[in-house]
RNA sequence: AACGACAAACGGCAAAAUCAUCGAAAGAUGAUGACGCAAAGCUAUAGGGGCUAAUUUGGACGAAGUCCAGAACGCUUGCCAGCUGCCGAA
Numbered sequence: 001a002a003c004g005a006c007a008a009a010c011g012g013c014a015a016a017a018u019c020a021u022c023g024a025a026a027g028a029u030g031a032u033g034a035c036g037c038a039a040a041g042c043u044a045u046a047g048g049g050g051c052u053a054a055u056u057u058g059g060a061c062g063a064a065g066u067c068c069a070g071a072a073c074g075c076u077u078g079c080c081a082g083c084u085g086c087c088g089a090a
Stems, first nucleotide, its partner, number of pairs: 012037002017032006035078001041083003047080002049076003055071007
């Protein structure tokens, strides 16, 4: 110097819930909080899966309208995944 399982160390992030705000919704942001995480860092226009359907298309009933199904460059990275990265004794 390189490799480097495991241990250790400095630390990091923040589930649910509550409050406030935004959003049609899924959900997001902030505060409190800590379930957990060795990538719970970044990426949703590498790719896949899932959620929602304002809007739109088709259909049913039909007075208004209501209901059913499909569709995402909307959401989810703490679902998989891609990319990057800290420490690392004998």